[in-house]
Molecule: transfer RNA
Organism: Desulfuromonas sp.
RNA sequence: CGGGCAGUAGCGCAGUCUGGUAGCGCACUUGACUGGGGGUCAAGUGGUCGGAGGUUCGAAUCCUCUCUGCCCGACCA
Repeated sequence: CGGGCAGUAGCGCAGUCUGGUAGCGCACUUGACUGGGGGUCAAGUGGUCGGAGGUUCGAAUCCUCUCUGCCCGACCA
C1' cells in the first nucleotide's frame, strides 16, 4: 500500500442477503414462593445499531468517506 471480516443494551450474539415499530440469552431492578441464602416464577429497566454524509415516504440494512480490532497478500530488510 491492496483485499477480506468484525463493530448492535453492562457482557455474549441474532437481525443486514430481500429497507417497513430494534430483538434473544446472561446480568440488573421489583414482587411472589422460602426462616434466610440459593433456586424457580411473574413483571420491569437498559441500546436510536463505531463516527460523518448521501439516497429514500421510510436506513442497523443501500451508497460514499472515515475510526478501531483481527486475518491474508504485496513491498522493504